Transfer RNA from an uncultured Clostridia bacterium, 84 nucleotides, folded computationally.
It was read from a public genome assembly.
Its Rfam family is "tRNA". By type it is a transfer RNA.
The prediction has a mean pLDDT of 82.

C1' cells in the first nucleotide's frame, strides 16, 4: 500500500429483509431476612436535566437515503486478521 472483519451502558454481550436501543449475565447502589454477616429474595442501575419528574440527547466520528437507521450507502478514525 491492497483486501476482509469488528466498534452498542461500568464490563461481557443481545437486538439484521430497517420499526419502543440496550434483552440476559456480571459489577454497583438501596431494601428485606439475620444478634451480625454470608447466602437468598425484592427494587434501582446510559447521559443531561430536576426538589422529584418530564422534555431533550444517546449504538466510534461526520454525512447521505428513508416517514423511520445500531442495522442500508459514502467518507474518517481505531482495533484485529490476511496479502504484498
Nucleotide at each position: 500500500g491492497c483486501c476482509g472483519g469488528c466498534g452498542u451502558g461500568g464490563u461481557g454481550g443481545a437486538a439484521u429483509a430497517g420499526g419502543c436501543a440496550g434483552a440476559c449475565a456480571c459489577a454497583a447502589g438501596g431494601g428485606a431476612c439475620u444478634u451480625a454477616a454470608a447466602a437468598u429474595c425484592c427494587c434501582u442501575c446510559g447521559g443531561c436535566g430536576u426538589a422529584a419528574a418530564a422534555a431533550c440527547c444517546g449504538u466510534a466520528c461526520c454525512g447521505g437515503u428513508u416517514c423511520a437507521a445500531g442495522u442500508c450507502c459514502g467518507g474518517u478514525c481505531g482495533c484485529c486478521g490476511g496479502c504484498a